Model confidence (mean pLDDT): 81 of 100. The RNA shown here (transfer RNA) has 73 nucleotides and comes from Parcubacteria group bacterium GW2011_GWF2_45_11.
RNA sequence: GGAUGCGUAGCUCAGUGGUUAGAGCGUCCGGUUCACAUCCGGAAGGUCAGAGGUUCAAAUCCUCUCGCGUCCA
Numbered sequence: 001g002g003a004u005g006c007g008u009a010g011c012u013c014a015g016u017g018g019u020u021a022g023a024g025c026g027u028c029c030g031g032u033u034c035a036c037a038u039c040c041g042g043a044a045g046g047u048c049a050g051a052g053g054u055u056c057a058a059a060u061c062c063u064c065u066c067g068c069g070u071c072c073a
Base pairs, nucleotide, nucleotide: 001072002071003070004069005068006067007066010025011024012023013022018056027043028042029041030040031039049065050064051063052062053061
């Protein structure tokens, strides 16, 4: 330099253009316990990497940029 995949909560990841963006783990609060763990209930936490475009409507489709990985040279 060329090709290709990925970027969504603190971490690991779902999310086939349409209801409020979700799960597990973690954190915090409460219940349970003499206490801790387990278990149960609840809560906080997101510019969906950035910008532009298409559309009535975009995390999702298209283009560019940035970052990370893989392959080729």
Rfam family: tRNA. Rfam classes the family as a transfer RNA.